[in-house]
RNA sequence: GCCGACCUAGCUCAAUCGGCAGAGCACCUGUUUUGUAAACAGGCGGUUUCGGGUUCGAUUCCCGAGGUCGGCU
Repeated sequence: GCCGACCUAGCUCAAUCGGCAGAGCACCUGUUUUGUAAACAGGCGGUUUCGGGUUCGAUUCCCGAGGUCGGCU
């Protein structure tokens, strides 16, 4: 230099053919316990990397930028 994949909650990941953004863990509160852990109940947490375009409507499609990883030279 060229090619490809990926970027969503603190972390690991879902989200069908474009139609209300979710789960587990973590964290907080409560119950239980002499106490802790575990268990159970509830809660908090998102500018879906950024900027445009298409659309009534974009995590999803298109273009560009940035980042991570891999391959080729």